Model confidence (mean pLDDT): 81 of 100. The RNA shown here (transfer RNA) has 84 nucleotides and comes from a Verrucomicrobiales bacterium. It matches the Rfam family "tRNA". By type it is a transfer RNA. Rfam describes the family as follows. Transfer RNA (tRNA) molecules are approximately 80 nucleotides in length.
[in-house]
RNA sequence: GCGCGUGUGGCGGAAUGGCAGACGCGCCAGACUUAGGAUCUGGUCCUGAAAGGGGUGUGGGUUCAAGUCCCACCUCGCGCACCA
Repeated sequence: GCGCGUGUGGCGGAAUGGCAGACGCGCCAGACUUAGGAUCUGGUCCUGAAAGGGGUGUGGGUUCAAGUCCCACCUCGCGCACCA
């Protein structure tokens, strides 16, 4: 350089072009306990008092609507080629 794949919360990971983060782990608060563990209940992306707004590597595009499709670039991985 060429080809294929990859990128989503703190972690694993889900989502047929139609409510992003289901579900699990972790974490926070509470219940239970002498205490801790286990278990149970609620909460847990960002902003905001709320209503609302924003968010899927980055920047564009298509579409009423994009994590998903198209283009360019970037990260990481694999394969091939090239040089020595």
The sequence was found in a public genome assembly.